RNAcentral holds the sequence, with entries from ENA. A computed fold for a 75-nucleotide RNA from a Chloroflexota bacterium, annotated as transfer RNA. The coordinates come from a structure-prediction model, not an experiment, and the mean pLDDT is 82.

[in-house]
Order: sequence, then structure tokens, then C1' cells
RNA sequence: CGGGCGGUGGCUCAGUCUGGCUAGAGCACCCGGUUCGGGACCGGGAGAUCGGAAGUUCGAAUCUUCUCCGCCCGA
Repeated sequence: CGGGCGGUGGCUCAGUCUGGCUAGAGCACCCGGUUCGGGACCGGGAGAUCGGAAGUUCGAAUCUUCUCCGCCCGA
């Protein structure tokens, strides 16, 4: 320098292909129940507007362009 993959709650991921329901799940966290107490279990709750910017569109996590970071391959 070129190519590929990835970036979404604190953590690990799905959703993107085919644009449209309020962006979901598990773990963790908070409250309550249960228990002598804890764990486990049960009920409830808070937390991300999707790496950043611009564009297309009635509408973008999803399409396009640029860009940042990580990993891999090639030179």
C1' cells in the first nucleotide's frame, strides 16, 4: 500500500442478505419474593438511538461514500 472480516447496554452476541412492529437475548447490576442467612429459583426494573461523519429515502443498525479502531491475508 491492496484485499477480507469485525465494531450494537458493563460483558458476550443476534438482528444487516430482503430498509419499516417500541433495537432483542444471555450473563452481570438494582428492587421484591423465597431462605435462619447465602446460593439457586421466581417476579419486576434500569441501562445501547447501533465506532464517527455525510449522503440517498416518507423512513437507515440495515443501502452508498469518506473516515477511526481491532484481527487476518497478500505485497
Rfam family: tRNA. Rfam classes the family as a transfer RNA.